Predicted 3D model of a 1490-nucleotide RNA (small-subunit ribosomal RNA) from a wastewater metagenome.
The RNAcentral record of the sequence draws on SILVA.
Model confidence (mean pLDDT): 84 of 100.
[in-house]
RNA sequence: AGAGUUUGAUCCUGGCUCAGGACGAACGCUGGCGGCGUGCCUAACACAUGCAAGUCGAGCGGGGAUUAUCGAAUGAAGUUUUCGGAUGGAAUUUGGUAAUUCUAGCGGCGGACGGGUGAGUAACGCGUGAGCAACCUGCCUUUCACAGGGGGAUAACGCAUCGAAAGGUGCACUAAUACCGCAUGAGACCACGCUCCCGACAUGAGAGAGGGGUCAAAGGAGCAAUCCGGUGAGAGAUGGGCUCGCGUCUGAUUAGCUGGUUGGUGAGGUAACGGCCCACCAAGGCGACGAUCAGUAGCCGACCUGAGAGGGUGAUCGGCCACAAUGGAACUGAGAGACGGUCCAAACUCCUACGGGAGGCAGCAGUGGGGAAUAUUGGGCAAUGGGGGAAACCCUGACCCAGCAACGCCGCGUGAAGGAAGAAGGUUUUCGGAUCGUAAACUUCUAUCCUUGGUGAAAAUAGUGAUGGUAGCCAAGAAGGAAGCCCCGGCUAACUACGUGCCAGCAGCCGCGGUAAUACGUAGGGGGCAAGCGUUGUCCGGAAUGAUUGGGCGUAAAGGGCGCGUAGGCGGCCUGGUAAGUUUGAAGUGAAAGUCCUUCUUUUAAGGAGGGAACUGCUUUGAAAACUGUCGGGCUUGAGUGCAGGAGAGGUAAGCGGAAUUCCCGGUGUAGCGGUGAAAUGCGUAGAGAUCGGGAGGAACACCAGUGGCGAAGGCGGCCUACUGGGCACCAACUGACGCUGAGGCUCGAAAGUGUGGGUAGCAAACAGGAUUAGAUACCCUGGUAGUCCACACUGUAAACGAUGAUUACUAGGUGUUGGAGGAUUGACCCCUUCAGUGCCGCAGUUAACACAAUAAGUAAUCCACCUGGGGAGUACGACCGCAAGGUUGAAACUCAAAGGAAUUGACGGGGGCCCGCACAAGCAGUGGAGUAUGUGGUUUAAUUCGACGCAACGCGAAGAACCUUACCAAGUCUUGACAUCCCUUGACAGGCAUAGAAAUAUGUUUUCUCUUCGGAGCAAGGAGACAGGUGGUGCAUGGUUGUCGUCAGCUCGUGUCGUGAGAUGUUGGGUUAAGUCCCGCAACGAGCGCAACCCUUAUGGUCAGUUACUACGCAAGAGGACUCUGGCCAGACUGCCGUUGACAAAACGGAGGAAGGUGGGGAUGACGUCAAAUCAUCAUGCCCUUUAUGACUUGGGCUACACACGUACUACAAUGGCGUUAAACAAAGAGAAGCAAGACCGCGAGGUGGAGCAAAUCUCAAAAAUAACGUCUCAGUUCGGACUGCAGGCUGCAACUCGCCUGCACGAAGCUGGAAUCGCUAGUAAUCGCGAAUCAGAAUGUCGCGGUGAAUACGUUCCCGGGUCUUGUACACACCGCCCGUCACACCAUGGGAGUUGGUAAUGCCCGAAGUCAGUGACCCAACCGCAAGGAGGGAGCUGCCGAAGGCAGGAUCGAUAACUGGGGUGAAGUCGUAACAAGGUAGCCGUA
Repeated sequence: AGAGUUUGAUCCUGGCUCAGGACGAACGCUGGCGGCGUGCCUAACACAUGCAAGUCGAGCGGGGAUUAUCGAAUGAAGUUUUCGGAUGGAAUUUGGUAAUUCUAGCGGCGGACGGGUGAGUAACGCGUGAGCAACCUGCCUUUCACAGGGGGAUAACGCAUCGAAAGGUGCACUAAUACCGCAUGAGACCACGCUCCCGACAUGAGAGAGGGGUCAAAGGAGCAAUCCGGUGAGAGAUGGGCUCGCGUCUGAUUAGCUGGUUGGUGAGGUAACGGCCCACCAAGGCGACGAUCAGUAGCCGACCUGAGAGGGUGAUCGGCCACAAUGGAACUGAGAGACGGUCCAAACUCCUACGGGAGGCAGCAGUGGGGAAUAUUGGGCAAUGGGGGAAACCCUGACCCAGCAACGCCGCGUGAAGGAAGAAGGUUUUCGGAUCGUAAACUUCUAUCCUUGGUGAAAAUAGUGAUGGUAGCCAAGAAGGAAGCCCCGGCUAACUACGUGCCAGCAGCCGCGGUAAUACGUAGGGGGCAAGCGUUGUCCGGAAUGAUUGGGCGUAAAGGGCGCGUAGGCGGCCUGGUAAGUUUGAAGUGAAAGUCCUUCUUUUAAGGAGGGAACUGCUUUGAAAACUGUCGGGCUUGAGUGCAGGAGAGGUAAGCGGAAUUCCCGGUGUAGCGGUGAAAUGCGUAGAGAUCGGGAGGAACACCAGUGGCGAAGGCGGCCUACUGGGCACCAACUGACGCUGAGGCUCGAAAGUGUGGGUAGCAAACAGGAUUAGAUACCCUGGUAGUCCACACUGUAAACGAUGAUUACUAGGUGUUGGAGGAUUGACCCCUUCAGUGCCGCAGUUAACACAAUAAGUAAUCCACCUGGGGAGUACGACCGCAAGGUUGAAACUCAAAGGAAUUGACGGGGGCCCGCACAAGCAGUGGAGUAUGUGGUUUAAUUCGACGCAACGCGAAGAACCUUACCAAGUCUUGACAUCCCUUGACAGGCAUAGAAAUAUGUUUUCUCUUCGGAGCAAGGAGACAGGUGGUGCAUGGUUGUCGUCAGCUCGUGUCGUGAGAUGUUGGGUUAAGUCCCGCAACGAGCGCAACCCUUAUGGUCAGUUACUACGCAAGAGGACUCUGGCCAGACUGCCGUUGACAAAACGGAGGAAGGUGGGGAUGACGUCAAAUCAUCAUGCCCUUUAUGACUUGGGCUACACACGUACUACAAUGGCGUUAAACAAAGAGAAGCAAGACCGCGAGGUGGAGCAAAUCUCAAAAAUAACGUCUCAGUUCGGACUGCAGGCUGCAACUCGCCUGCACGAAGCUGGAAUCGCUAGUAAUCGCGAAUCAGAAUGUCGCGGUGAAUACGUUCCCGGGUCUUGUACACACCGCCCGUCACACCAUGGGAGUUGGUAAUGCCCGAAGUCAGUGACCCAACCGCAAGGAGGGAGCUGCCGAAGGCAGGAUCGAUAACUGGGGUGAAGUCGUAACAAGGUAGCCGUA
């Protein structure tokens, strides 16, 4: 950085797709280790269990425990004893004191932090920057001042009592750092007036002095020192609250919203400002710079991507916000409308003794559920941090660690070196080999991970280590345990074999698969990445495919139908000020982390640490003043006005005119008129049409008339009049930027159409009739109503087009034309200059090309409209407009990989021009009718073998099927085979004969190898296996060969030039030719394959040569080389010569000469290519198939069948003929030895006997026939015609039954010149006549040759067919046998409407009114203060009121789901009907309307 995909190819437009990166991922296959991270994106669904917020006894009173001590009571063991006891004092109980310790309660601080989640929120919520002179702040720091003296209660505890429980209730007692007065008042606050000072000079802030009023406190530990607390006040720090500027998603198919709403005054409330709340007053406030409404969404630092600008995202980490099952509310407090507090409502779950209660994992684990999907009911407070405490310490699922998961990033390993008999094996093969491959084996090493044993940290300092006996280190062991996944047609790196056969399947796009698949599946090999690899999903990129950077709008999508004009945007010259934009400097801020740079540190890396840069922004401030803005002053060139001119189908209204059509009246007049491709309907003897005269009425205005004029567009055309708009040029008097554009808005706006009222001659939707047609609801014809016309309203669209928005400026020319002005001129001509229009050509430039080119699509500027793949669709829904028709605005689902523009080469056209051809025409003879022959189709059959199918298959392969051929069928046989090669054994086999058999064959018998250099070879038989064989398939796998267009004149190349390119040029043009033949011209110059010529033959002559030819003779011999003939070599013909025409050319025409004249006649010769043309059955050949058969052999049959159809021929239908007679006449080219065969004889004849001659210019076939002469027949199914049949024969051949040919006699069919249609032929041709040859034993009416006789016609190129060339159109390119449209039928899909049904959402109105604050009341109750008391001050329960959540009712709004039926749309294999479009598409097409 690009690539694939529209086409036959090209360029462009344009979409779709791919290669890259990323992820909190998931899925498939696979899985060794470690480090660092990350891990419910879904149900803000429901939660069992445990833990997550406590702490302080140095605030307090109790209580418990232990110890000590002092008492009291009882009093063991022991000692003693007079046996009574004494002593003793353990132990127990109890009381006091003291110490230690634990703690339910009161009290203090903390539960507002930390942790979770993202439901709500489009908002001052967040980000950023300011402000608060309108505020609060516990603990902390600091400063100042102080702590005197009293009082009354209440938990706990006790007693009683209710309840299942949770929990209460009553009475009585008690303490405090709990609570309450009083004193003091540095100070604070409040009211009052005074002074000073400051401020962004509005509300105000601060300071000072004055007197007045109000307000404090608590103690604890300690021997003490002292420490920890307390109160009031100032300052700070920290944290918060409020306000403001700017920024912050989508929809206008959401355009109006708003009643405490906006403001004021005054109260209230709050820490504080404020409609925050209330009363009254005013009527405001927001909105196109997008209000309101609807949808979606936590925001940011950042993260991903990108060159950047951008686009996307908002996991982890950090900041802010919001929430805590749902909704509401307050209390406490420095701080809460409080996740693990309270109250209430209602949902859910649980307990219950049924009376009543309890609960809230979006804390950490965990469970169920949902889901494609996301972990342990782990360890520890060791570290960091937090709460409490004086501290020890306690608490801490914050946090630090561990566990699980390849989820991500990073690192390492799965071994290293040597090792060729290139092993075995796999795969493949052209069978030689190639490849896996130094790969393996094998040898020598090493030890990262691993295993075992030992040692053993840092993290932590005075102490304390969960992690953890972990990391690391040492020793030993052992290559042992550690490689997969995807891909291999192109894009895109990497190819072969087999299987499959439009099947199975693949596919990101293009597309692969129908028998040789590098695209499916498998294998071998290869490529890529690697503990991962692929797939799926999402985002960015590529995509300049929403374009600020960085796109477009004539024809590809896209200029509004036109104007006026509002907001807005933009705006002439000079000058002064200002400083909003702009530029520059400085300051503040832009948290940290992250990114980037750098240094360091984990052995490296990921990761981590330090420093820097950056954070493109915002705010404040200084400076500058060019440009923009703004405020002044001036100017005239933009714009406008004015004086005086001039052109015009510009508009509106009224009037007038002539021609023509139609109708009416009258005259003349008679049979048709009219209409068409041809007709008919229609009109007409009741007098049409035609013609003449008169009249009526409506509509439109010939000529002039012109890419002429006018208008903004639509549009405007007889003449005159009235009113009226605009433009142009000249002058330069006036104004002095007054301008341009223009979203919304408002006018105008063809035709058709609508309403009302008129009018109606012609024309003419609908309709009717006649034609045409397969049909004809059309085209054509005859009629004909709306309408067309007028007036007044509406509609508001057109291919409303220059498919080109408006304005301004600039940028070569040339030539027309319209209207002015000026110059010159006698001049209205002509000419020059200039302005305004309107055309053509053309340079630069632009453009994909076509084209545009001063009237730009060029170069610039301003403003508006519009576009973003095709279809669905300008459709649906909604809204607005309309009387309606309908218009404007205007989607989505779904579907395709294209749709499209311009140009190119072809092909095609019921497009055009030119030209050619037996193409037509002019002629001759035929075919199609008959009979026969032959081929084909069809049918039949055991088989009727196969192939060939328009021309270009069909007397074709087949130059010749009785057997053979033969490939087909039936039957009988063989299996290394009928045929080839190799190996072994044998020496016979073959042949003859006999038997069986249809034969092949089998058996028996007989004869019994050959050559040799002695090595062997040949031949034959037997055997084994490799193999043979196949006329089996595929001509759409092929070679070769052939047909055809077409003997048509074409087909190409090199270099150059033009074009972005495909391509073009050359090869086109003017002539000419049979010809791309030649000449001339020309950005072409040359060349090749074709044409022509060279070759063969024929026509003339010369020369040479010649026997078997020829010849003078009756024959022969001999001779000759003249003639005929034969065959070698030459000559000859070249538009060479003359004339005319032509461009002086090429050439054409005419002529001369010549045997022949314009390629003399004929042949061979077939360019590039087309038809997947024909042939696998001539041959060759890949692959497939077959192998006791699809091979081989044999006999017989079939290819010869026969209701029929077609092609090609022969013979005829007769007198231009048939038949007969004749001493009748004249060829050419061939063939001949398994051959041709003469003369002679026999036979009516076919033929037979016999055999001269001849390997042939010698002999033979061999007779040519038509023809000629004479005779006869006399128009008839015949003396035409000969089919068919009978009999008798002949020939070939093993064999003529199926199934040959010929002869004789007899029989004597159809047929009397052939419908529609159609073939051949232009001169020695057609027609006609015979002769020969190949094949072949035999078997031509076929084929290929040969000669004889021997015509007619061609005006000409309009038409049919084919071809060439130029041009034109094209939506065709398997190319008109093309392409392609719509209805209908069937299947599927999404969608609109739909009586309705159902669900959600947000508001509104009314009702009810919990908890609770506030207010009122408070007859009831009450410790502190006052008071001797009564009572008072004050407080409370209760009640009431406002507000108030959930709930109820109601009507609408809006968004979904669903629905009988219904509308169109899309897709689908070969369906049906027509043929609308593309060519003049056969009626040019298209747009609007009915």